Overview: A computed fold for a 1435-nucleotide RNA from an uncultured bacterium, annotated as small-subunit ribosomal RNA.
[in-house]
């Protein structure tokens, strides 16, 4: 875009089409085929007194039922198109052309009379007529000879002869016995319509490859309207087949129709034309035509009737019914008109046809109003609540009346028709008929339709789909991987433009969507107009028959090829153009042809014939290289086995070993012998060959190539289906051999196992001949041949120049690379480029290279090769860009490694888990949760539990109202919140306090951190990550940001490169601290009476820290060293970015939840439980210690709610009391360290859990549940498995000091603060983590990735399968009806013949011959299904 469409929703009209695509199933009723009394006798019935004449039955007779109408079963065919032959043929009725119609006869229906029979019908005996039927006569025509001509030559026309065949009469008109029509007989030509023959064309299979005996083909006889194996007899042994016979499936063909630019591809409805068929199968009769849809006979199945004896039937004609099916109409109406049959006609008949009737089944048309109308009503939908949209829509104002209703008129289709009546006009003796014309009169199913006029009144008429892209249209609610969509892609897991609804729009409109089928898009089977290196895809490799395709030149011919004209090329369809229906659609009229025949010309190309040529290809002669082939001989090394000596304990092996071997002498070594294979070194990106392949050396056979000379042939070429031949390993098969190796096997390891990888043995193979097999990633993944297209550099052979090298040609091989070409890698004279020729092969992936057959094999398998199912994409190609890799390569880091102290084992202290609880709130979980969030849970914190209590509320803002009742303070009751009294008397009176009411609302540490900001944490302070301009690339991207070199560093204005520049980062800039100087300010110290000078600290300011100099170097970054006052260190600061990392329990928020509660107060509880478990800390196990006693040195902070000295009680903890100090000024305030002395290696004078008893301290309050102190008490613990953490210098490691939270304190934590003060670093293999670079990738959720089998289990199609049912065409045998033909008759038998008897010719019976059917039998191809069994999808 299209449809004979059908479902879903919806419908207001008209016009033209078209309307069982399934069951060629079955059929009730009614109609579709008659008609002629001008062929013929004869009943009835009506009119006449009757003759008679009209009407009508049925019967002889004609002529027509072969058309007309349906259907699409079957057919792959001369069935259809198309062209052409019939000289090889028929043709009623029709037109013409010539000619006739004489003379006789014999019957049978109807009817009349009997008989059967239920009926359907039959049977007898009798009359009887014709246009029925028969003989004869005349003719012309047919057949056969013979002549004769013609010509396309098995034939055709004449002309002779023989022989055979004809007839029918009606009406009508006049009458002189005739004419007129009409019908009958022969005949000439014609038209129509068929009958055969022939060349072309159009469907699927080769997993159908042979196929045929009446088959082919000849003589002959028979048949037939006519040719012919149509059919018989008899010879021949042919015919068809790869250009596709035979087979098997499917199917009527065509003009057309639909689509597509076009080539094509698809259909064959309606309309037309051929065909074929009429329940299945078969058969002839009649006729001009049939083997006959509404004739006839058999057979079968089915219906129906019957008196069971027999009989009837055939909607694939119009209606209709019933079945099937998604699904297709009315048992109308007329012959008015077309057109058909009869008829002389009037006329009859016609389900052909003309109309109606049903169906939006289609196409086309018209219609549901029109204009103005803004308070932009109202509802409705959305909201940022302002408004927006439905929306000029509507409401309303003014208008029309198409359709609608209703009333009124009112066609066309109807004449060249009919009938009556007249007139002319040929012709004739007239009349009738004939033609032509006048006048009157008949005829319409639709239909009172179309159409026009009037009446009413906006009145009586709008849906369906979609709205996430494609692909026009966009919002809200409800759902929550639910229910659903969904054409591909994909929507839906609480914010759905994607699912259902509303509401808005968009498209189309009496329609609209769906689903079905064909064609387009699809260059997606490629002719036009692909492809084959790696995406599917070159046969493994030669030779080669047909086939295809072929070098130069001449002549000649005209098949192909161009062109011109004639025939056809049915209408009807399409195009144009003009015309009618009010347009249209639809009709009507002219026009318009690429096919196929026939014929006239051209000759360049193809082709055929016929010369000539020489380059192509070939062959001689003369060099010539090679691991081409196949025989025989022969060699030396190396392994192994044999013997013999020597020797004496291991030998093998292996990552490390262990099976083995060996004291019976092994390995080792020497000598000598056997045997088998396979030939180092020459050796090479070398050589040869078709391809597999081919390597020691000689001889013997033998193929091929190169290359010079240009002697000969004279196109002999080149591919190649099918066929033929070769053909790696492995693997059969018979004989051989058999050293080494080595599938199986055995053993020993390895290992969770180890049917495996190492080891140690080892058989069959490997070799030999002989014969199979016929495949390999047989690969250059790239078929052959011919020809052209830059070069540069190797390398073989070979010739030519010159020779020291070289250089050139030819004929191989390898490497780079221009045009070009390829999707891209890449290929590029040895092409994947460019232009021809032939062969082969592909057509999404998967099932499968499998199943079935078939050919080939001894066998393994080989060749040929589907479908079903199944996914929407492929372990499909090429290249990007990450990540990843038990890849490489540089390179960094307390990563290792060197060391140093520790964790893991004990008590305890804390966090966490787990497990209990009424609650033990809640989060965090590898790294990067676990002394975190919490920088302090007794109450408060507090979120969690029990219980009492509150309900506009503890806390905001808004209204109404009343009040003087406030806070504090007492008292009563309570566990307190809280309630009542009392006392109070601030503030305020426009109310900002207090109550009380009602709603709007507050309030949630309640969900959701996977809806968020906002902070944080890691990867990491790793050195990355970007862009802007240009440039390369078909992109995706890539260059910069590489590559040398240096760096803590992507540092670097180094070098070099198509880059060039610039940004976030790293460095710097900022803070702390160090050394330095200078001034001040304040303290101290020494000397000391003072001043001055020094010294040390402290503050503040100022300055520097990659400069500036030297050395090596070619320069350069730039290291490295010295100098100089210093050339230390640390924090803040964390690119783009991952990690849906953390947190809704700070804060902020979106949504969703709750609102007498998940809000809000109290009062006890609980966050502190305690079998285990894990993290992080402390103390310690002791002598480098404890213990005791005496003595010394910081720094940093903090102190009015405080920090507190001296002093005085107390064993202490800590009481009293309170100098000083808003702090450089008073206070907190040192330890290890030194020095004595003491213990003597123990569970101790070590260690300090626990427990008991006893006080101090804060604090309403210490019981769950602080803390301190003093006596007593005195557990594990004697250095700690695997594992595993931190640390490079004032660091580790040890010692103490302070803060913040805070009443107090579980602080051993955290964050500073000094004091003491080591040790080690060969170095980058190793383990972690990380940076570039590369490199491979089937990975993109990026290896915590992807993924592949078996196993189980569901389903779903398929092979096999012991079988069972079943269908097609076939063959064999046996059986046969009907009918044709033949024969044969002893039945019967009007016409003709015979005097007669008889005879001829019919009937009819048997019998043959052939055959539908029917039945056995074997097989064949094919469908169902079958327990059980294979493998395959799918999930």
């Nucleotide at each position: 875009g299209a449809u004979u469409a059908a479902c879903g929703c919806u419908a207001g009209c008209g016009g033209u089409a078209c309307g069982c695509c399934u069951a060629a199933u079955a059929c009730a009723u009614g109609c579709a085929a008659g008609u002629c009394g001008a062929g013929c006798g004869g009943g009835u019935g009506u009119a006449g007194c009757a003759a008679u004449a009209c009407a009508u039955c049925a019967g002889c007779g004609g002529c027509a039922a072969a058309c007309g109408g349906g259907u699409g079963c079957g057919u792959a065919a001369c069935a259809c198109g198309u062209a052409u032959c019939u000289a090889a043929c028929c043709u009623a009725c029709c037109c013409u052309u010539a000619a006739g119609a004489g003379a006789g006869g014999a019957a049978c229906a109807a009817c009349u009379g009997g008989u059967c029979g239920a009926a359907a019908g039959a049977c007898u005996a009798g009359c009887u007529a014709a246009u029925a039927c028969c003989u004869c006569a005349u003719a012309g025509g047919a057949a056969a000879a013979a002549c004769a001509u013609c010509u396309u030559a098995u034939g055709g026309u004449g002309u002779u002869u023989u022989u055979u065949u004809a007839a029918a009469g009606g009406u009508c008109c006049g009458u002189u016995c005739g004419g007129a029509c009409c019908a009958c007989u022969u005949u000439u030509g014609g038209a129509u319509g068929g009958g055969g023959g022939u060349g072309c064309g159009g469907c699927u299979u080769a997993u159908c490859a042979g196929a045929u005996a009446g088959u082919u083909g000849g003589u002959g006889a028979g048949g037939u309207a006519a040719u012919g194996g149509c059919c018989c007899a008899c010879c021949a042994a042919g015919u068809c087949u790869a250009u596709g016979a035979c087979g098997a499936g499917u199917a009527g063909c065509u003009a057309u129709g639909c689509u597509g630019a076009g080539a094509g591809g698809u259909a064959g409805a309606a309309u037309a034309g051929c065909c074929a068929c009429a329940a299945u199968g078969g058969g002839a009769c009649u006729g001009a035509g049939a083997c006959a849809c509404g004739g006839c006979c058999c057979a079968u199945a089915c219906u129906c009737c019957u008196a069971c004896g027999g009989g009837a039937g055939g909607c694939a004609g119009c209606a209709g019914u019933a079945g099937g099916g998604a699904a297709u109409u009315u048992u109308u109406c007329u012959c008015a008109a077309u057109g058909g049959g009869c008829g002389a006609a009037a006329g009859c008949c016609u389900g052909a046809a003309g109309g109606a009737g049903c169906g939006a089944u289609a196409c086309c048309g018209c219609g549901u109003g029109a204009a103005c109308g803004a308070u932009g009503a109202a509802g409705g939908u959305c909201g940022u609540a302002a408004g927006a949209u439905u929306g000029u829509a509507a409401a309303g104002u003014u208008c029309u009346u198409u359709u609608a209703u209703a009333u009124g008129g009112g066609a066309c289709g109807a004449a060249u028709a009919g009938u009556a009546g007249u007139a002319a006009u040929a012709g004739g003796a007239a009349a009738u008929g004939a033609u032509u014309g006048c006048u009157a009169u008949u005829u319409g199913a639709c239909u009172g339709u179309a159409c026009c006029a009037u009446u009413u009144g906006a009145a009586u008429a709008a849906g369906u789909a979609a709205c996430g892209g494609c692909a026009a249209a966009c919002u809200u609610u409800g759902u929550g991987c639910c229910a659903g969509c969904a054409g591909c892609c994909g929507c839906g897991g609480u914010a759905a433009u994607a699912c259902a609804a509303a509401g808005g729009u968009u498209a189309c409109a009496a329609g609209c969507g769906u689903u079905a089928u064909c064609c387009g898009g699809a260059u997606u089977u490629a002719c036009u107009g692909g492809g084959c290196g790696u995406a599917a895809a070159g046969c493994g490799a030669g030779c080669g028959c047909g086939g295809g395709c072929u070098g130069a030149u001449a002549u000649a011919c005209a098949a192909g090829u161009c062109u011109g004209a004639u025939g056809u090329a049915a209408a009807a369809u399409g195009c144009u153009a003009u015309u009618g229906c009010u347009u249209a659609a639809c009709a009507a009229u002219a026009g318009u042809a690429g096919g196929c025949a026939u014929u006239g010309g051209a000759a360049a190309c193809u082709g055929u014939a016929u010369g000539u040529c020489u380059u192509g290809a070939g062959u001689g002669u003369g060099a010539u290289a090679g691991g081409g082939a196949g025989u025989u001989u022969u060699a030396g090394a190396a392994c192994u086995c044999c013997a013999u000596g020597u020797g004496g304990a291991g030998c093998g092996g292996u990552g490390g070993a262990a099976u083995g071997c060996g004291u019976a002498g092994a390995u080792a070594u020497a000598u000598g012998g056997a045997a088998g294979a396979a030939u180092a070194c020459c050796a090479a990106u070398g050589g040869u060959g078709a391809a597999g392949a081919c390597a020691a050396a000689a001889a013997c056979u033998u193929a091929g190539g190169u290359c010079a000379c240009u002697a000969c042939u004279g196109a002999c070429g080149c591919u190649u289906a099918g066929g033929c031949u070769c053909g790696a390993a492995a693997g059969u098969g018979u004989g051989g051999g058999g050293a080494g190796c080595a599938a199986a096997u055995a053993g020993g390891a390895u290992u969770a196992g180890a049917u495996a990888c190492c080891c140690u043995a080892g058989u069959a193979g490997u070799c030999c001949a002989c014969a199979c097999c016929g495949u390999a990633a047989a690969c250059g993944a790239u078929g052959a041949u011919c020809a052209u297209u830059a070069g540069a550099g190797g390398u073989u052979g070979a010739u030519a120049u010159g020779u020291u090298a070289g250089u050139a040609u030819c004929a191989g091989u390898c490497u780079c690379g221009a045009a070009g070409c390829u999707a891209a890698c890449g290929c590029a004279u040895u092409a994947a480029a460019u232009g021809a020729u032939c062969c082969g092969c592909c057509u999404g992936g998967g099932u499968a290279g499998u199943a079935c057959a078939u050919u080939c094999g001894c066998a393994a398998g080989a060749a040929u090769g589907a479908a079903a199912c199944u996914c929407a994409a492929a372990c499909g190609g090429a290249a990007u860009u990450g990540a990843c890799g038990g890849g490489a390569g540089c390179c960094c880091g307390c990563a290792c490694a060197a060391g140093u102290g520790g964790u893991g084992g004990a008590g305890c202290a804390u966090g966490u888990u787990g497990u209990u609880u009424a609650a033990u709130u809640c989060g965090a979980c590898a790294g990067u949760a676990c002394a975190c969030g919490c920088g302090a849970a007794a109450c408060c914190u507090u979120a969690c539990c029990a219980g009492g209590g509150u309900u506009u509320g503890a806390c905001a803002u808004g209204u109404u109202g009343a009040g003087c009742a406030a806070a504090g303070u007492u008292a009563u009751a309570g566990a307190a919140a809280u309630a009542u009294a009392a006392u109070g008397g601030a503030g305020g009176u426009u109310a900002a306090c207090u109550c009380a009411a009602a709603c709007a609302c507050a309030g949630g540490u309640g969900g959701u951190g996977c809806a968020u900001g906002g902070u944080u944490g890691u990867c990491g302070u790793c050195a990355g990550c970007u862009c802007u301009u240009g440039u390369c690339g078909u992109g995706a991207g890539a260059u910069g940001u590489c590559c040398c070199g240096u760096u803590a560093a992507g540092u670097c204005u180094g070098g070099g490169a198509a880059a060039a520049g610039a940004g976030c980062g790293a460095a710097a800039c900022c803070c702390c601290a160090a050394g330095u100087a200078a001034a001040a300010u304040g303290u101290u110290a020494u000397u000391u009476u003072u001043c001055u000078u020094u010294u040390a600290c402290u503050c503040u300011u100022a300055g520097u820290u990659g400069u500036c100099a030297u050395u090596u170097a070619u320069u350069g970054a730039c290291a490295c060293u010295a100098u100089u006052a210093a050339a230390a260190g640390g924090g803040a600061c964390g690119a783009c970015g991952u990690c849906a990392a953390a947190u809704c329990c700070u804060c902020a928020u979106g949504c969703c939840c709750u609102u007498u509660a998940u809000a809000c107060c109290c009062u006890g509880g609980g966050c502190c439980a305690c079998a285990a478990a894990c993290g992080u800390g402390c103390u310690a196990c002791a002598a480098u210690g404890g213990c005791a006693a005496c003595u010394a040195c910081a720094a940093a902070g903090u102190g009015c709610u405080g920090c507190a000295a001296u002093a005085u009680c107390g064993u202490a903890a800590g009481a009293u009391g309170g100098a000083g100090c808003u702090a450089a000024u008073c206070a907190c305030u040192a330890a290890a360290g030194g020095u004595u002395g003491u213990c003597c290696c123990a569970g101790u004078u070590c260690a300090g859990a626990u427990c008991g008893a006893g006080g101090a301290c804060u604090g309403c309050a210490a019981c769950u549940c602080g803390u301190c102190c003093u006596c007593g008490u005195g557990a594990a613990g004697u250095u700690g498995g695997a594992a595993u953490c931190a640390c490079u210098a004032g660091u580790a490691a040890u010692c103490g000091c302070g803060a913040a939270u805070a009443a107090g304190u579980c602080a051993u934590g955290u964050c500073g603060c000094g004091g003491u003060g080591a040790a080690u670093g060969c170095g980058u293999u190793c383990u972690c983590g990380g940076g570039c670079u590369u490199u491979g990738u089937a990975c993109a959720c990026a290896c915590c990735g992807c993924c592949c089998g078996u196993c189980a289990a569901a389903c779903u199609a398929u092979g096999a399968g012991a079988g069972c049912c079943g269908u097609u065409a076939a063959u064999a045998c046996c059986u046969a009806a009907a009918a044709c033909c033949g024969u044969u008759u002893u039945g019967c038998c009007a016409a003709c013949c015979g005097c007669a008897a008889g005879g001829a010719a019919g009937c009819g019976a048997a019998c043959g011959u052939c055959u539908a059917g029917g039945g056995u039998a074997g097989g064949a191809a094919u469908g169902g299904u079958g327990a059980u069994u294979g493998g395959a999808g799918u999930u």
Rfam family: Bacterial small subunit ribosomal RNA. The sequence is in RNAcentral, with records from ENA.